[in-house]
Transfer RNA from Glaucocystis incrassata, 72 nucleotides, folded computationally. The RNAcentral record of the sequence draws on ENA. Rfam family: tRNA. By type it is a transfer RNA.
RNA sequence: GCCAAUAUAGCUUAACGGUAGAGCAUUCGAUUCGUAAUCGAAAGGUUAUGGGUUCAAAUCCCAUUAUUGGCU
Numbered sequence: 001g002c003c004a005a006u007a008u009a010g011c012u013u014a015a016c017g018g019u020a021g022a023g024c025a026u027u028c029g030a031u032u033c034g035u036a037a038u039c040g041a042a043a044g045g046u047u048a049u050g051g052g053u054u055c056a057a058a059u060c061c062c063a064u065u066a067u068u069g070g071c072u
Stems, first nucleotide, its partner, number of pairs: 001071007010024004018055001026042005048064005
């Protein structure tokens, strides 16, 4: 230099173009003499950035950035 993949909650990750969910972690409560474990609940997202298409975009298109892999 060229090609490809990935980017979503603190972490690991789901999500047919139609209200972004889950597990772990965090907080609160229940249970226990107490702790751990278990159970219930709550909170936590400008879906990497900027545009475009669409009634509607995490999803489709374009550009950029970052990371990873391959080729040279």
Its mean pLDDT, the model's own confidence on a scale to 100, is 84.